[in-house]
Context: one part of a larger RNA
Molecule: large-subunit ribosomal RNA, domain II
Organism: Candidatus Syntropharchaeum butanivorans
RNA sequence: GCCAGGGAGUGUAUCCGAAUGGCGAGGUUAAGACCUUGAAGGUUGAAGCCGAAGGGAAACCAACAGGCGCGCAAACCCUUUGGGUUGAGGCGCGACGUAUACAAGUGCGUGGAGUCAUUAGGAUACGACCCGAAACCGGGCGAUCUAGGCGUGGGCAGGUUGAAGCGUGGCGAAAGCUGCGUGGAGGACCGAAGCGGUACUGAUGUGCAAAUCGUUCGUGUGACCUGCGUCUAGGGGUGAAAGUUCAAUCGAGCCCGGAGAUAGCUGGUUCCUUCCGAAACAUGCCGCAGCAUGACCCGGUCAGAGAUAGUUGGCGAGGUAGAGCACUGAUUGGAGGAUCCGGGGAGGAAACUCCUCGCCCUCCUGUCAAACUCCAAAUUCGCCAUCGUCUGAGAAGAUCGGAAGUCCGGGCUACUGGGGUAAGCUUGUAGUCCGUGAGGGAGACAACCCAGACCAGGGUUAAGGUCCCCGAGUGUCGGCUAAGUGUUAAUUAAAGGGUGUCCUAAACCCUAAACAGCUGGGAGGUGAGCUUAGAAGCAGCUAACCUCUAAGGAGUGCGUAACAGCUCACCAGCCGAGGUUUAGGGCCCCGAAAAUGGACGGGGCUCAAGCCGACCACCGAUACCCUGGGAUACCGAAAGGUAAUUCAGUAGGAAGGCGCUCUGCAUGGGUAGAAGCUGGGGCGUAAGUUCCAGUGGACCGUGUAGAGAUGAGAAUCCUGGC
Numbered sequence: 001g002c003c004a005g006g007g008a009g010u011g012u013a014u015c016c017g018a019a020u021g022g023c024g025a026g027g028u029u030a031a032g033a034c035c036u037u038g039a040a041g042g043u044u045g046a047a048g049c050c051g052a053a054g055g056g057a058a059a060c061c062a063a064c065a066g067g068c069g070c071g072c073a074a075a076c077c078c079u080u081u082g083g084g085u086u087g088a089g090g091c092g093c094g095a096c097g098u099a100u101a102c103a104a105g106u107g108c109g110u111g112g113a114g115u116c117a118u119u120a121g122g123a124u125a126c127g128a129c130c131c132g133a134a135a136c137c138g139g140g141c142g143a144u145c146u147a148g149g150c151g152u153g154g155g156c157a158g159g160u161u162g163a164a165g166c167g168u169g170g171c172g173a174a175a176g177c178u179g180c181g182u183g184g185a186g187g188a189c190c191g192a193a194g195c196g197g198u199a200c201u202g203a204u205g206u207g208c209a210a211a212u213c214g215u216u217c218g219u220g221u222g223a224c225c226u227g228c229g230u231c232u233a234g235g236g237g238u239g240a241a242a243g244u245u246c247a248a249u250c251g252a253g254c255c256c257g258g259a260g261a262u263a264g265c266u267g268g269u270u271c272c273u274u275c276c277g278a279a280a281c282a283u284g285c286c287g288c289a290g291c292a293u294g295a296c297c298c299g300g301u302c303a304g305a306g307a308u309a310g311u312u313g314g315c316g317a318g319g320u321a322g323a324g325c326a327c328u329g330a331u332u333g334g335a336g337g338a339u340c341c342g343g344g345g346a347g348g349a350a351a352c353u354c355c356u357c358g359c360c361c362u363c364c365u366g367u368c369a370a371a372c373u374c375c376a377a378a379u380u381c382g383c384c385a386u387c388g389u390c391u392g393a394g395a396a397g398a399u400c401g402g403a404a405g406u407c408c409g410g411g412c413u414a415c416u417g418g419g420g421u422a423a424g425c426u427u428g429u430a431g432u433c434c435g436u437g438a439g440g441g442a443g444a445c446a447a448c449c450c451a452g453a454c455c456a457g458g459g460u461u462a463a464g465g466u467c468c469c470c471g472a473g474u475g476u477c478g479g480c481u482a483a484g485u486g487u488u489a490a491u492u493a494a495a496g497g498g499u500g501u502c503c504u505a506a507a508c509c510c511u512a513a514a515c516a517g518c519u520g521g522g523a524g525g526u527g528a529g530c531u532u533a534g535a536a537g538c539a540g541c542u543a544a545c546c547u548c549u550a551a552g553g554a555g556u557g558c559g560u561a562a563c564a565g566c567u568c569a570c571c572a573g574c575c576g577a578g579g580u581u582u583a584g585g586g587c588c589c590c591g592a593a594a595a596u597g598g599a600c601g602g603g604g605c606u607c608a609a610g611c612c613g614a615c616c617a618c619c620g621a622u623a624c625c626c627u628g629g630g631a632u633a634c635c636g637a638a639a640g641g642u643a644a645u646u647c648a649g650u651a652g653g654a655a656g657g658c659g660c661u662c663u664g665c666a667u668g669g670g671u672a673g674a675a676g677c678u679g680g681g682g683c684g685u686a687a688g689u690u691c692c693a694g695u696g697g698a699c700c701g702u703g704u705a706g707a708g709a710u711g712a713g714a715a716u717c718c719u720g721g722c
Base pairs, nucleotide, nucleotide: 001722002721003720004719005718006717011126012125013124014123015122016121018119019118020117021116022115023114026050027049028048032044033043034042035041054061055060064094067093068092069091070090074086075085076084077083078082095110096109097108098107099106100105129268130267132265136258137257138256139255140254141253147232148231149230150229151228152227153226154225155224156222158190159189160188161186165182166181167180168179169178170177171176194219195218196217199215200214202213203212234250236246237245271657272656273655274654275653276652281294282293283292284291285290296405298402300400306390307389308388310387312385313384314383315382316381317380322375323373324372328369329368330367333364334363335362336361337360341358342357343356344355345354346353347352409434410433411432412431413430414429415428417426418425439450440449441448454629455628456627457626458625459624460623464619465618466617467603468602469601473616475615476614477613478612479611480610486605487604496590497589498588500587501586502585503584504583505582506581507580508579509578517574518573519572520571521570523547524546525545528542529541530540553568557566558565630647631646633642634641635640658711660708661707662706663705664704665703666702667701668700669699676695677694678693679692680691681690682689683688
């Protein structure tokens, strides 16, 4: 890992409302006793319990068996579109009891329905659906491992160094110092055994091994190593102290018990179908991983006539967007005024005067505001009416009762607060979707686009597509793009640039010849004047005339020391039809950087299979339509029918079924072959069921009424097998 078997809402007590049944102003027995073949059952047993009266803290006091009205069903009448009478139940008034300060007001109660049993559901206490801690407490067992102590034994090759002391020599007045020798000290040195365990961060790492192997390394006469015996025990020991160690267990050992500790936490929780179907919000809580209550969900009952999400109109509400500066504040410049006040300056002996800046006031001018408003929408909200829709096949409204889940939400769109007009960010409001939603499209892709799946078959479309992968156009017409731009609805690309190319508009020049190109001319006064060494068109300053002309500047640039030279403006000729400039737009280009080689989904595509516009076909979903079938709801005695605008669904609620084991009653099958197993055929929406053959060799069904240790794929589930 697979297979088989096992494996989780149970029992008792009390309580709550519901359904069904018995009796009913009453209902009912408990223990016990008796009978009985029985653990079943029957007969007793009224003690007790609940109810029949409430109110009040208490003292205490103590209620409608119906006064008035409305009216459903039903019955009856008139007669039938319907209307009327009575009107159980029901509803509204009124009345009554009691408490409170009243006869007011308010609270509770009052016109007889309870009680017992059974069943399913729920609550509380218990292990309480199952498995799961780390821990806590009690009593014991451990020092054969290890720590330390005590007692008694054992062990340490070989080599090196050479302390004190001693001997002797030298020096010295002495104390003493010193040479040589002797000597053999040391938690001395090197290094076998022994003890240890540094580095390779080597080998190994389902190992030789739950700590080993190799090389290397530390220590190796000592605080040394070691045998045996003995002592210290769990909040305790021992510890040259690391929370180290106390039998592979230690920041509190192990075993058994309390014990099924507790777990607001994780995981798991077993057959089918039908109907409905959420919430991730609010309030409180030592509350934030949880609970309770409300909102939202489900089921049932009563009741008896209106309801209303939409349209239009009317009457009201409001202070947002915008706007504005009339208030509150912020805020630009100017003019004028007032001067008591503040700063500076001048004059004066001082008082004080004058100038200037500030402050204040008026006018003009320019701005801003979530907590400003002289104004002020669109939407929105309330009520009424109209139209529409739903409704006696009866609640879309209201009411009562029972009982869940949920209280980590998320994306998108619009409007907002925070943040950086950041975030797959965060706080709200409204809507929508995912959550709980399948199907088609977007390559893949919870929430983007289309569209809400009862089942089967056929057709038509939506979004999106139609060269091939791949269903459908290598479709038609007209443009653009040359960048493989692009082939992306969105999943970015910008500021800024482009004599890339296309389009639009305007101005000007042009067959009296434009623009470009080529050929020729481009002169004279004059080397203008000044300046300057020089200044001749061309260092600089001033001025910018005249002549000949088709035209030619007192000169556009290069150049020279200055000249010269080249060139331009300007003119003519050749040529022969458009040219120049500005503004705007479309597509395209640059701007454009990321790590293995590489992504338009891929192939590939260029008058496209790209982009823009117009049009026609086709493909394409569980959408829509048709046919058949089923379910739910409703009508009906049934057969049958009805309208569909019913039938997606997590948590969850409700309902109806299938199967397993056993029991009572009834009734069947089986050695002419039961159960079980293997293979096959049929029926049922399904759980399942039935038939045939083989195998097997003795038990097994059906109906009905019950009882459950009743259904397996998951729990790092348990046991076994492989």